[in-house]
RNA sequence: UACAGAUAAAGCCAAACUCACUGUAAGGUGAGGACGGAAAGCCACGGAGCUUUCAAGCGAGCCGGGUUGCCUGA
Repeated sequence: UACAGAUAAAGCCAAACUCACUGUAAGGUGAGGACGGAAAGCCACGGAGCUUUCAAGCGAGCCGGGUUGCCUGA
């Protein structure tokens, strides 16, 4: 550097749901909580989706794409 990812090891993230705050809404943030995850880190570029006061937003845990990256070598 590439490939692989185990009934293993060390760490990491945290769905549904509940509470608080926030936003017109989709949603977001914090706390609790774990269904899951090997990029479930980051980026709305393409497709699809969602919201709405139709001008714009949301979502990276929908699929691609881009980019960076931990552990292990069973």
Predicted 3D model of a 74-nucleotide RNA (c-di-GMP-I riboswitch aptamer) from a Pseudomonadota bacterium. Taxonomically the source falls in Pseudomonadota (Bacteria, Pseudomonadati). Its mean pLDDT, the model's own confidence on a scale to 100, is 87. Rfam family: c-di-GMP-I riboswitch aptamer. Rfam links the family to the GO term cyclic-di-GMP binding. The model forms 94% of the base pairs in the Rfam consensus.